[in-house]
RNA sequence: GUUUCUGUGGUGUAGUUGGUUAUCACAUCUGCCUAACACGCAGAAGGUCCUCAGUUCGAACCUGAGCAGAAACA
Numbered sequence: 001g002u003u004u005c006u007g008u009g010g011u012g013u014a015g016u017u018g019g020u021u022a023u024c025a026c027a028u029c030u031g032c033c034u035a036a037c038a039c040g041c042a043g044a045a046g047g048u049c050c051u052c053a054g055u056u057c058g059a060a061c062c063u064g065a066g067c068a069g070a071a072a073c074a
Stems, first nucleotide, its partner, number of pairs: 001073007010026003019057001028044005050066005
């Protein structure tokens, strides 16, 4: 330099032939439980999906450019 793949709460993930207010687990916080802690139970907060633009009535999902990471080739 070229090609391909990936990017979704703090972490790891589900969700692809577009359609209500984006899923789950761990972690965090609160309450119950305990002498206390842990475990367990109940509840809560936390993401507008890497950025920008386009297509569409409607985009996490389709298209283009850019950014970051990985792999292969040179």

Notes
Transfer RNA from Cotesia glomerata, 74 nucleotides, folded computationally. RNAcentral holds the sequence, with entries from ENA, Ensembl Metazoa and Rfam. Its mean pLDDT, the model's own confidence on a scale to 100, is 81. The same sequence occurs in records of 5 taxa. Its Rfam family is "tRNA". From the family's description: Transfer RNA (tRNA) molecules are approximately 80 nucleotides in length. Rfam classes the family as a transfer RNA.